Description
Predicted 3D model of a 73-nucleotide RNA (transfer RNA) from an uncultured Elusimicrobia bacterium. The sequence was found in a public genome assembly. Its mean pLDDT, the model's own confidence on a scale to 100, is 80. It matches the Rfam family "tRNA". It is annotated as a transfer RNA.
RNA sequence: GUGGUUGUAGCUCAGUGGUUAGAGCGUCCGGCUGUGGCCCGGAAGGUCGGGGGUUCAAAUCCCCUCAGCCACC
Numbered sequence: 001g002u003g004g005u006u007g008u009a010g011c012u013c014a015g016u017g018g019u020u021a022g023a024g025c026g027u028c029c030g031g032c033u034g035u036g037g038c039c040c041g042g043a044a045g046g047u048c049g050g051g052g053g054u055u056c057a058a059a060u061c062c063c064c065u066c067a068g069c070c071a072c073c
Stems, first nucleotide, its partner, number of pairs: 001072007010025004018056001027043005049065005
């Protein structure tokens, strides 16, 4: 340099054009308990890597770009 792949919550990931972007773990609050843990209920936390385009509608499709990984040269 060329091609491919990944990027979504603090972490690991789901979500293949349409209702509100979700799960597990973690954090916080409450319940339970003599205390703690386990368990149960609830809450906070997201410009979906960044920019642009297509569309009535984009995390999702297209283009550019950034970062990581793989292959080739």